[in-house]
Context: one part of a larger RNA
Molecule: large-subunit ribosomal RNA, domain I
Organism: marine metagenome
Order: sequence, then C1' cells, then structure tokens
RNA sequence: AGCCAACGGUGAAUGCCUUGGCGCCAAGAACCGAUGAAGGACGUGAGUGACUGCGAAAAGCUCCGGGGAGCCGUCUACUAGGCAUUGAUCCGGAGAUGUCCGAAUGGGGAAACCCACCACUCGUUAUGGAGUGUGUACCGCCGCCUGAACACAUAGGGCGGUUGGAGGGAACCGGGGGAAUUGAAACAUCUCAGUACCCCGAGGAAAGGAAAGCAACCGCGACACCCUGAGUAGCGGCGAGCGAAAUGGGUUGAGUCUAAACCGUGCCAGUGUCAAGCCUGAAGGCGUUGCUGGUGCGGGGUCGUGGGACCACGAGAUAGAGCUUCAGAUCUGUCACAGGUUACAAGUGCUGCAUAGGAGAACUGAUCAGGAAAGUCAGGCCAGAGUGGGUAACAGCCCCGUAUCCGAAAUGUAUGUACUACCUGCGUGUCAUCCCAAGUAACGCCGGAACCGUGAAAGCCGGCGUGAAUCUGUGGGGACCACCCCAUAAGACUAAGUAUUCCUUGGCGACCGAUAGUGAACCAGUACCGUGAGGGAAAGGUGAAAAGUACCCCGGGAGGGGAGUGAAAUAGUACCUGAAACCGUUGGUUU
Repeated sequence: AGCCAACGGUGAAUGCCUUGGCGCCAAGAACCGAUGAAGGACGUGAGUGACUGCGAAAAGCUCCGGGGAGCCGUCUACUAGGCAUUGAUCCGGAGAUGUCCGAAUGGGGAAACCCACCACUCGUUAUGGAGUGUGUACCGCCGCCUGAACACAUAGGGCGGUUGGAGGGAACCGGGGGAAUUGAAACAUCUCAGUACCCCGAGGAAAGGAAAGCAACCGCGACACCCUGAGUAGCGGCGAGCGAAAUGGGUUGAGUCUAAACCGUGCCAGUGUCAAGCCUGAAGGCGUUGCUGGUGCGGGGUCGUGGGACCACGAGAUAGAGCUUCAGAUCUGUCACAGGUUACAAGUGCUGCAUAGGAGAACUGAUCAGGAAAGUCAGGCCAGAGUGGGUAACAGCCCCGUAUCCGAAAUGUAUGUACUACCUGCGUGUCAUCCCAAGUAACGCCGGAACCGUGAAAGCCGGCGUGAAUCUGUGGGGACCACCCCAUAAGACUAAGUAUUCCUUGGCGACCGAUAGUGAACCAGUACCGUGAGGGAAAGGUGAAAAGUACCCCGGGAGGGGAGUGAAAUAGUACCUGAAACCGUUGGUUU
C1' cells in the first nucleotide's frame, strides 16, 4: 500500500409523516372606485426586530346578536400592569375613526414630498400663529352672464350647479386590428388561424332574439345551448387539408314598445286676409285670421288568416269642466266589469336562504405484555350517528364532532305569495282615399365573411357610383324565367336555458408527498442577479410530554466525561430513519 471484516466519522439517499399544493364537483358571489378604489408608504404595543391587525379615536372605539370563564394576536418567552358573571377575550351583523401616496383631482413633483388660495373657528392691541372643510383638477351636461371675424347669430370667454365620467380587476363576452413557426414531406394559392398577440368596450354573464325565417306542395313558428344529422352535403395547387345546414330529440320558455297616416296644440319662417282697435302725414307696421313649410308636445296606432287611419252605424253607470238655447258630442275623475304587473313600474308584509350558533346516543374489567391502550382477552351498549380528526399505539361508545332536529336583534338576497299601488280596454262594416321606417332596397364595379379558394354563385356585410315602389306594393325560396309557396327589410327592448372562476362555503380523488406537488408546506415573488424590461432560488420532521441534561470533572472556549430525564440520548435542539461515494480506527490477510 491492496483486499476482507467489524466499529466509527462525514454525508444525505431511502422509508414513514404532512401543516402545503394539484385536479374536479356542487352551491354562493360575480364587482370595487371622487362618500377617494386596487395597490402601497409611514406610523401604531408598557418594554417590540419581523409577521398579522389597525390608523393620530391606530393589535383598536360604539351599538346589536351569539357565547359563557377566562383574557391582553403570532414567532415568544419574560417582567410590569390591567380587564372579566354589572358577562371580558372570542364569533357574527351594523356603525364611527380612517395619516400620506396612488385615477389622485388646488399648483408642482425625483410616488408616499414641496408650495398655495378660499371660507369658517380659535388666539394676538396688531402682525406672525393654531385648527377645521364632501372648498379650489379635467371632460360632459344644465343654467345665467358675456361675446369675435360679420348685422342677427355662432365660435370663444366667465360664473354657478351637477350622487354624470375618469382608475382597478383572474377567466368568461362583444367589437376593431392581426402574425409566424408549422403542414403541404420543397413552395407561392392553401394550411397553421381569424389562433397567438395588441387595442376598445360591457356585464354578472355577454352576445343573440320575436321571421322581408326555414321548408317543400307536408308543414314548422323568436333566440341561445347540448345530442343527432356528419366527418355527411360540399369546398380544395380537387393536394395537404377544411367542413356546414335543414330535420329529429332535449334544456328553457315570454313576449313587448315605437315611427307614419289622422286629431289637438305651441313656436319659427314664408305668403295671403281684414270687421273693429292701436301707431303713422302716407305707404306701411302691430294686431286678427287662413294656407304652405319647418320644428316641439299630447292623443292615436302597431300588422302578414295583412294592419292601421279616415268615414258610417251601434255601445256601461256616475260626477265635474268648458262649448251650446236645448239635444249632443269632447275632455277629466270615480265606480263596475275584463285582462296584466315576469324584463318592459314600485313599495310593504309573509316565507325560504346566506352571514354567529344551540341540542345531539352508547363501556367496563384484567395489574395481559407494554413507557403509554385505543391493542389482546372477557363481558356489554348506542346507532337516522361505524364521514373525519384528536387523545402516549389501531377508539362507533374518552374528547371534538357526525346523522337528525332547532336557530337571527342586524344586513343581504331569492322565489312564491298576499296586499297596496299601477297599467291596458268596446264592437261591426268599409267601394274609393291616406299611411305602413329612403340616398334605403335594388342594380353596376371592387372587396370581405360564410362549407362555398369566382365558381353556374344566390343570400349576408362593406366601399364607390346610379337610384325605386306602398299592398294590384316589396323581399325570398342558391345563376336566370314562369307557376306555386313563404315572409313583410331599411326603428327599439327583452328573463331563462349557455360561458367563466380573482373570490366564499362544502365535498370528492386508482392526484403529489419536500429534487415531488404551486416558483413558494418554512416570513417567497422573499434572498439574490440585472441600468432596465425582467429573471428568480435554497430551506419541512427531538420527544407522548421539554421532562431541553440540576450537580461534579477536563477545557480559555468550543466540545466532551460522569450524574440525572426519558421507553429510547448512536432521540441532546448540528436532534426520526440514517444507504452510498469519501475519511479513519482495530483485527485479519497479501506483497
């Protein structure tokens, strides 16, 4: 020195564990913000470094409800001092306070700072000073004042008012823009894909939505979503690939309001008129009263078996108003009758639910081994409760709970219901007349999106140009024409069924178990890196209980040897188990 063995050191694998994650399900909630958000800075405790809470009223204040003996948050003890059966701490609801920054909004600014003005209060002889403020940004809207070029006007300016906006937010949603890698075994049409990404906007959902729809000679009857139809019909360098719809079945269920004709009425402009009146010398003007045009308000009216207006005929009660000689009709109110209130209106009550809680069954023995009983043995009991967790090991009956039942002063919410209140309201006929959404439909050219790549290419959307009709009208049924059928465009609203999960509650897992599972089980988006955008860790486990080793000895200390605790200390806080590499000690063996 090699090899072997034993015993150690180092080291951290492995096993076991789980406070943390991951995925999914159900329900809730789905917004917060100028009454100052989200997110922060700085403070705040008797002593306080950090976290948590809170805001100069600062680990808290007030009220209401619950609860019932201890309490003054955590790491985290200690000292001091307090609070509490006159109900504290704690839990829930409501309120008060809430520095500074931040949309940040008086002005500025290198965020958490600097500097003002106004009003009021306090104080001073006065100045200086102290305090309070839903005061002082911008945009929009409303009102008033003012007011150019340019006469009226308008733009602009000023003042006042404004519970209008502004910013944030994980995904979902609508809209506006919009790739490339890739595939086509190359590549250009095509594909990836209207995806990723960017921007704008909204809501708890969004969007869509009551047929100018489908269908096919039968019929259906708003929209959305799922299954089917169907990888079909189709599209396609007919390559790669892309890829419907009707129908049928389900979930849900809901339908409404205007524009116009016509009537009434106000204002403006134009044009006419005139009996009286006023101004004027006269023309003419004011005024009166028609028509036309524009505009505002009220009524009316709403449809595809076309509807409505107008007109004609008929039709409840009652009160009032004005017109009128009366009759009569008009308007308004009340009552009766009928219908509706589900978005298109609102309130109150009841009921349910949510946010604290309450009640809640049943076991003993053995000295059986053990440090410890829940194990074993023996004999019982409960069960609408044998989900789960804890307790020195494996507990239905020890503890917390669980099944089941009960429960809210306050706040919120939902459905149903009741009431109040509110809304709507007649019929018949109709030849003719009037109305039924215009730079629209349609057509031409050029594009876009759809299963449809220009194709035989309809229909839909957009740009440019041309440019209708009003029911004997108009559009559609995939070029186009005829017949037939369907529907009524160019106005608006609309719950549910559908999507998602930053968040709350409950539950589940042939999900992970500390190099895994979130980046983060631990004070992690931290430490650290980067000028910055940004990148981004490592790090869990004594024991049942600290019982965390009094005392003695060696040592400067660190550390150790005794002693003691403990079931165990080779469980001693560098702490469960403690593999291997690596380093030793002892013994053996070989050279």